[in-house]
């Protein structure tokens, strides 16, 4: 230094392609039933404004620039 991918609740991804109705899933976390008690099982709750700025549009996680961090390949 040049190329491709990645970023979205505590994690692990989904949804970007074809913008649009409330931002979702499994786990984990709390709080109840069950139990002698714990695990399991069921019900129910919280909790992310989607890396970061900016732009485009009525409307951006989604499209565009520019930038941070992470792989992975050239060199």
């Nucleotide at each position: 230094g040049g190329g491709c991918c990645c970023g979205u609740g505590g994690c692990u991804c989904a949804g970007c392609u074809u913008g649009g109705u409330u931002a979702g899933a499994g786990c984990a976390c709390c709080u109840g039933a069950c139990u002698g008690a714990u695990a399991a099982u069921c019900a129910g709750g919280g909790g992310g404004u989607c890396c970061u700025g900016a732009g485009u549009u009525c409307a951006a996680a989604u499209c565009u620039c520019a930038g941070c961090g992470g792989g992975c390949c050239c060199a």
Molecule: transfer RNA
Organism: Candidatus Altiarchaeales archaeon